[in-house]
RNA sequence: CGCUUAUAGAGAAAGGCAGAGGGACUAGACCCGAUGAAGCCUUAGCAACCUGUCGCUGUACAAGGUGCUACAUUCUACUCCUUCGGGGGAAAGAUAAGCC
Repeated sequence: CGCUUAUAGAGAAAGGCAGAGGGACUAGACCCGAUGAAGCCUUAGCAACCUGUCGCUGUACAAGGUGCUACAUUCUACUCCUUCGGGGGAAAGAUAAGCC
């Protein structure tokens, strides 16, 4: 990289370096950004997939491995329904666990 399964409701940021982009990709829209984007580092935090613990199965506790910390998987694109306002699904992407 690929395959399978599960989840996506919520939650949680300050500082330093840096210097123009960023919100996954393509197109359009919308939004963030010199009152400092991406990236890196430090510290702090969130969550609980794996993991561990137990008066052992619970809406329990912990936080070792990951992950995450603007808003939102942001919307549209493919498909179905529609009272045309919108709604559902799929695909794709993300994260975790497992397999190869």
This is a predicted structure of a 100-nucleotide RNA (SAM riboswitch aptamer (S box leader)) from Sphingobacterium psychroaquaticum. Its Rfam family is "SAM riboswitch aptamer (S box leader)". Rfam links the family to the GO term regulation of gene expression. NCBI's taxonomy places the organism under Bacteria, Pseudomonadati, Bacteroidota, Sphingobacteriales, Sphingobacterium. The coordinates come from a structure-prediction model, not an experiment, and the mean pLDDT is 80.